A computed fold for a 1486-nucleotide RNA from an uncultured bacterium, annotated as small-subunit ribosomal RNA. The prediction has a mean pLDDT of 82. Rfam family: Bacterial small subunit ribosomal RNA.

[in-house]
RNA sequence: AAGAGUUUGAUCCUGGCUCAGGAUGAACGCUAGCGGCAGGCUUAAUACAUGCAAGUCGAGGGGCAGCACGGGUAGCAAUACCUGGUGGCGACCGGCGCACGGGGGCGUAACGCGUAUGUAAUCUACGAUUAACAGGGAAAUAACCCAGAGAAAUCUGGAUUAAAGCCCCAUAUUAGUAUCGAAAGGGCAUCUUUUGAUAUUAAAGCUCAGGCGGUUUUUGAUGAACAUGCGUGUCAUUAGUUUGUUGGUGAGGUAACGGCUCACCAAGACUACGAUGACUAGGGGGUCUGAGAGGAUGAUCCCCCACACUGGUACUGAGACACGGACCAGACUCUUACGGGGGGGGGCGGUGGGGAAUAUUGGGCAAUGGAGGCAACUCUGAACCAGCCAUCCCGCGUGCAGGAUGACGGCCCUAUGGGUUGUAAACUGCUUUUGUACCUGAAGAAUAGGCCCAACGAGUUGGGAAAUGACGGUACCAGAGGAGGAAGCAUCGGCUAACUCCGUGCCAGCAGCCGCGGUAAUACGGAGGAUGCAAGCGUUAUCCGGAUUCAUUGGGUUUAAAGGGUGCGCAGGUGGGAAAAUAAGUCAGUGGUGAAAUACUGCCGCUUAACGGUAGAAUUGCCAUUGAUACUGUUUUUCUUGAGUAUGGUUGAGGUAGGUGGAAUGUGUUGUGUAGCGGUGAAAUGCAUAGAUAUGACACAGAACGCCGAUUGCGAAGGCAGCUUACUAAGCCAUUACUGACGCUGAGGCACGAAAGCGUGGGGAUCGAACAGGAUUAGAUACCCUGGUAGUCCACGCCGUAAACGAUGAUCACUCGCUGUUUGCGAUAUACAGCAAGCGGCUGAGCGAAAGCAUUAAGUGAUCCACCUGGGGAGUACGAUCGCAAGGUUGAAACUCAAAGGAAUUGACGGGGGCCCGCACAAGCGGAGGAACAUGUGGUUUAAUUCGAUGAUACGCGAGGAACCUUACCUGGGCUCGAACGUAUAGGGAAUUAUGCCGAAAGGUAUAAGCCAGCAAUGGCCGUAUACGAGGUGCUGCAUGGUUGUCGUCAGCUCGUGCCGUGAGGUGUCGGGUUAAGUCCCAUAACGAGCGCAACCCUUAUCGUUAGUUGCCAGCGGGUCAAGCCGGGGACUCUAGCGAGACUGCCACCGUAAGGUGAGAGGAAGGUGGGGAUGACGUCAAAUCAGCACGGCCCUUAUGUCCAGGGCUACACACGUGUUACAAUGGCCGAUACAAAGGGCAGCUACUCCGCGAGGAGAUGCUAAUCUCUAAAGUCGGUCCCAGUUCGGAUCGGAGUCUGCAACUCGACUCCGUGAAGUUGGAUUCGCUAGUAAUCGCGCAUCAGCCAUGGCGCGGUGAAUACGUUCCCGGGCCUUGUACACACCGCCCGUCAAGCCAUGGAAGCUGGGGGUGCCUGAAGUUCGUGACCGCAAGGAGCGACCUAGGGCAAAACUAGUAACUGGGGCUAAGUCGUAACAAGGUAACC
Repeated sequence: AAGAGUUUGAUCCUGGCUCAGGAUGAACGCUAGCGGCAGGCUUAAUACAUGCAAGUCGAGGGGCAGCACGGGUAGCAAUACCUGGUGGCGACCGGCGCACGGGGGCGUAACGCGUAUGUAAUCUACGAUUAACAGGGAAAUAACCCAGAGAAAUCUGGAUUAAAGCCCCAUAUUAGUAUCGAAAGGGCAUCUUUUGAUAUUAAAGCUCAGGCGGUUUUUGAUGAACAUGCGUGUCAUUAGUUUGUUGGUGAGGUAACGGCUCACCAAGACUACGAUGACUAGGGGGUCUGAGAGGAUGAUCCCCCACACUGGUACUGAGACACGGACCAGACUCUUACGGGGGGGGGCGGUGGGGAAUAUUGGGCAAUGGAGGCAACUCUGAACCAGCCAUCCCGCGUGCAGGAUGACGGCCCUAUGGGUUGUAAACUGCUUUUGUACCUGAAGAAUAGGCCCAACGAGUUGGGAAAUGACGGUACCAGAGGAGGAAGCAUCGGCUAACUCCGUGCCAGCAGCCGCGGUAAUACGGAGGAUGCAAGCGUUAUCCGGAUUCAUUGGGUUUAAAGGGUGCGCAGGUGGGAAAAUAAGUCAGUGGUGAAAUACUGCCGCUUAACGGUAGAAUUGCCAUUGAUACUGUUUUUCUUGAGUAUGGUUGAGGUAGGUGGAAUGUGUUGUGUAGCGGUGAAAUGCAUAGAUAUGACACAGAACGCCGAUUGCGAAGGCAGCUUACUAAGCCAUUACUGACGCUGAGGCACGAAAGCGUGGGGAUCGAACAGGAUUAGAUACCCUGGUAGUCCACGCCGUAAACGAUGAUCACUCGCUGUUUGCGAUAUACAGCAAGCGGCUGAGCGAAAGCAUUAAGUGAUCCACCUGGGGAGUACGAUCGCAAGGUUGAAACUCAAAGGAAUUGACGGGGGCCCGCACAAGCGGAGGAACAUGUGGUUUAAUUCGAUGAUACGCGAGGAACCUUACCUGGGCUCGAACGUAUAGGGAAUUAUGCCGAAAGGUAUAAGCCAGCAAUGGCCGUAUACGAGGUGCUGCAUGGUUGUCGUCAGCUCGUGCCGUGAGGUGUCGGGUUAAGUCCCAUAACGAGCGCAACCCUUAUCGUUAGUUGCCAGCGGGUCAAGCCGGGGACUCUAGCGAGACUGCCACCGUAAGGUGAGAGGAAGGUGGGGAUGACGUCAAAUCAGCACGGCCCUUAUGUCCAGGGCUACACACGUGUUACAAUGGCCGAUACAAAGGGCAGCUACUCCGCGAGGAGAUGCUAAUCUCUAAAGUCGGUCCCAGUUCGGAUCGGAGUCUGCAACUCGACUCCGUGAAGUUGGAUUCGCUAGUAAUCGCGCAUCAGCCAUGGCGCGGUGAAUACGUUCCCGGGCCUUGUACACACCGCCCGUCAAGCCAUGGAAGCUGGGGGUGCCUGAAGUUCGUGACCGCAAGGAGCGACCUAGGGCAAAACUAGUAACUGGGGCUAAGUCGUAACAAGGUAACC
């Protein structure tokens, strides 16, 4: 030491992406009161106007341009001139300084830096310290003056002069340096100390007389230089580099060592522990982050380095190869009289430019520090201060208390009201930090010097007073006044604290990830509210963290990414037992160092804090030293168990070479034989009458080896199979004789290495890429078929890869068991135990994400090697290397996605499997599809043909009844509180009725009559006006309720507890039986339970009982033409209440049971008796906003409403559902019999009459078991005689009836006439398993009437068939595969076409840095020369070597660009196919 989101329907894992934290020299957006403390060009080491940033010393010198004073001359004066006399001092000579301080980080991968050492291999101005000294002389030169050249910068010549400038001589025993010698001590090899000899080397003056300087020298300090160990980037797609290179000898050079340089000699030196090369980069203290280990970073401050326009060079000096010095070359820039000159901000300000971005051309030297000076002092853009900037950090404030009617306003809501803003405001009281104006007003100041005093010797030391402040009238303080001047920013879907309304409508937009937005957006924009921070808040960028996601701490590799194809083996790593030595590793103590600052802790100072001061601890490191010796290392000795050898057996498809065998196949020859063969799902191509196939004989060829044969054996792997011979390798077992750790692993390296492929030469039977033909197909460059080349075989040589797999590296040790098998041993023996080595299966602990592994580990440990780090791009490109080629090995990036993936789970699906069911098929019966008509739908048409329903599950459906109405549609005419209802107010009128006129009506208008209740107020009713509520069949069934369809009356769907699993989940619910059924039984880590099933309910079938009208009528009586018509009766039928009855209860057989079977018994009924109602969890965003209800949206003189007419009834066409038919099992005519269930008063109507009839006119019964509507098929007779008919009835003409305001569009029915299509219906398809299908009629709802052939019911007559479950469809259970989960109507691949993006190749083109060769070569050092100058020393000049730079040349590397070209990635709805996922329809894959 914290995690979260995101792959899935869900789960566990692997794994990436993303977030929350901290930080910054930051920038941008919005906002902004104050103070403190810090910080402020990260980019162009880009270019710079102007000012300033290094001078000082007159106590070194000659002097005197300018200033001041004094003096002098002239003049009345002003003033002019003279005068180094004084203060001072420009320029000059000289000294010291300018090598510090300040700046930015180009270069540098290096002894540059860090750390620790060394220098006996070194230097060091000023300052400290030690010892000693300072005598004499000479010659120049600048300035000044004169002359000259030049535009200028500046230069030249002449004359003259000083010094602490320069030179010469002297002194130096002690000093230094050089050479030589001696002895002793020390050290580290060279050396050093002491001592002796020889040679040589110094100096400067000034003065106030105190001193300040000068020369030589010692020591220490400081600073510098050099050397060494260790540490300090990336790339191996950089593997070899190097000639002063490596070493030696000698010389030169340097402060000094050294190839530092040169001559000669040798041939070395570095490198896989990464040389060389390329790219990048100043290093450290530290800073940020992190639990730490680490990672990132190197602003400000400190240390070191390197740089100063670019490159080179030296001079001076103690120190430089010198930021504000010199010379040369180059680029740039300024100037010029064109001859030539000048310049260098990466010092401080400032300007341009660049950039997202970074400040004042400020103040004064008051303090600190630096240079010079004796000092005063001068200089100091170092430093101290101020200015600008919220850039960071820290602190303060913007008020505090009270105050509820919870005000107004805003916002929201379920809206007469409530919630919230909110004690917030108003209002009352209080305070005054800060701000404002004003008063006082600092500390920082201590010196030095001058003055005074004191001490000791004229100088030094001590004391005292006075003077000195840029900041600054600043900080601070006092009083005054007054809440007065001071709050924003971001966010509010999850992560992540904070929610509502409106607008928008996949648009506009948001977004860190997941993702929001397609009409109800907590995700966009606004508002209200809330949350978080707060003078700031957000965003962007970057770093660390989280990320154990490079894993030392602290990961992995069977299947997720990852074990090399296998072996041998150098280096390397690692290694058995015992003893001894040593002390390298290791451990402990001590010493040194680890700069300061920072960080940490304590204390202290600014009112606090930031900030600062001080002390401590720490600085985990390095070096040295002392000790310890278990372990490791090293050395020595030894041991036998690891390893090996030996001896004797034994095993095997181990390998190589040769020989040989039979079967099969093909071919050839020949015989027999005749019409086909062959092939397939079916065919065809092919072969065959020139005789095939078939069947014999003989011959030849090549390849492969049946049975044995196996879960076997051998081999390192690849791999190895007839038999046999030769050669050869290995394992194992036994014996325990020998060696004595000789072992293990193994980067590079070497060898082997299936198939295919390549080269050369053979061989070629079979099979068979390519190819050809035939099929299949929409196509078929395939699958299938017929042929067939390379190849397949052999020899030699390449290739070097495979899903080269156990997807599991090698070796060693340890760790429960059961079982099979091979070989050997012990044994005569495969009885059997046992031992060893293999090859297998199962199962524990343990491990694992799980599946699984489990002594042949994926367990527990050890050693070594290889490999992995999201998916795609890609095993691709480039480079290198190997190869004859094909290609192999090594192996990226840009770009792109938020996943890709593993295992397991539940479903769904499969042209997977098993079991089972269903009028699912089959077996049957009858239909549909053909005709006409009816009806619905689509389409079309139309002013409108209103709307909805659309696979199954829409289409005689909503509609159980469109002429008006309905009606929602169209056209036209009207109304606007409205057609209806309610409330209030005002005013009028009873209500109501009637009549004119205009009009299509609605409506408008006019007139007349009429006068309610109540005593009254007023009320009822009807118009009018006003104000409220209206109204909408307008949209959204994808906002909803309710209802409904379907899977499906299928047998399923779940729960509690327990158990199993990390979990999703599983178990139960599976298995064996059984059932119509998850029905029941048995078994069982399950035991129980719920919703479903079944039962309970209704109806029907039988009986009993009760009751007996309107029903019934057997017996009795009456009565009629007849009739339960009447009296009566309850027997019967019937009605409708209550009961009974059926339960596999009984029997037989089978079965453990459940249960099954039985033409069993009994029974009206038998195994759910028939039918109905009843529809689990759920599915289809299924249907319905037009039944109703309802959220939201929309319309409001119209999308509301009234009216008339029209339309919903249209009609080239297509489909669904029906009706009627096509006829003789029939049509027609006549006669005749039997229902059930319903309906009926604006109704059903008997009966009578009229009409051919629909119907009409009378009339009766019935508010119904009473009256009425009320049967047909059937039966009995007759006729028709197979035809477009005596079938069929469409269509049309005419005449009527009925309903209704009204039958034109557009009703039904009747009669007469007309008499269409149609002769049993293609592919295909529907219903039905018994009182069913089929067939026959009857009734009802709606309704004035009816387009009803529809729907819902009722009864009459009344069949056939089911072997069976292979197949089609649907469903259930179990199992299997899956890349599906919107769930196969799924998923998904590739080409092509379009757009965008990055990238490879490429004729070429353009740059860049570095190296090489040749030519040239400035300045400059060194060397040589030096006829010129100089008395001399020496110098000018000239030459040589080297170099910067320049030029030429060839090559390599690297970058940019490019016609054209290659693939890649991405992109809602493009094209072609369908490769993969299921047996994916040819198993897939390498």